[in-house]
Background: A computed fold for a 165-nucleotide RNA from uncultured Blautia sp., annotated as Lysine riboswitch aptamer.

RNA sequence: AGAUAGAGGUCGCAUUUUUCAUCAGUAAACAGUCGGAUGUUUCAGGAACAGAAGAAGACUUUUGAAAGGGGAAGAUGCCGAAAGAAUGCAGGAGCCUGACACUGUGUUUUUGGGCAUGGCAUGAACAAUGACAUGACUGUCAUCGCAGGAUGGAGUGCUAUCUGA
Numbered sequence: 001a002g003a004u005a006g007a008g009g010u011c012g013c014a015u016u017u018u019u020c021a022u023c024a025g026u027a028a029a030c031a032g033u034c035g036g037a038u039g040u041u042u043c044a045g046g047a048a049c050a051g052a053a054g055a056a057g058a059c060u061u062u063u064g065a066a067a068g069g070g071g072a073a074g075a076u077g078c079c080g081a082a083a084g085a086a087u088g089c090a091g092g093a094g095c096c097u098g099a100c101a102c103u104g105u106g107u108u109u110u111u112g113g114g115c116a117u118g119g120c121a122u123g124a125a126c127a128a129u130g131a132c133a134u135g136a137c138u139g140u141c142a143u144c145g146c147a148g149g150a151u152g153g154a155g156u157g158c159u160a161u162c163u164g165a
Stems, first nucleotide, its partner, number of pairs: 001163006009079001012078009028063002031060004038050003042099005082111010112138002115135004120130003140153005
């Protein structure tokens, strides 16, 4: 230098299936009353359609969801597992055009890992997630110490085996 195989955790990481609660008596729909001219997609422009045979909006009755996120159980792939940021490409809500949310993928860059607290952002949420800050814990290596430990570094790191120089 290369190849192979491993470890960190009982809340390791990610994907996925089933189920449960929440979402929510919400959105939406029927009927009625009020109302009185606009409304239809995430936004903008256009087109088309609906509308005084009553638009938007509000109230009442009846019926009444779903997605995302979460808990539990299982399966699969793994240990830069994976996550974030920037950027390129492709797709991208609807009838069309543009933008954007969002999805996939490439490159560069940051983070050893989980936990708690804090505010910020997302979110229906007091759940959860994301980055940041602080704190102790934990695995690994180096130095000091020898005795229970202390300080510091980062995963292209660390350990083991084999091969080559």
Its Rfam family is "Lysine riboswitch aptamer". Rfam links the family to the GO term lysine biosynthetic process. On this family, see Mandal et al., Cell 2003: "Riboswitches Control Fundamental Biochemical Pathways in Bacillus subtilis and Other Bacteria".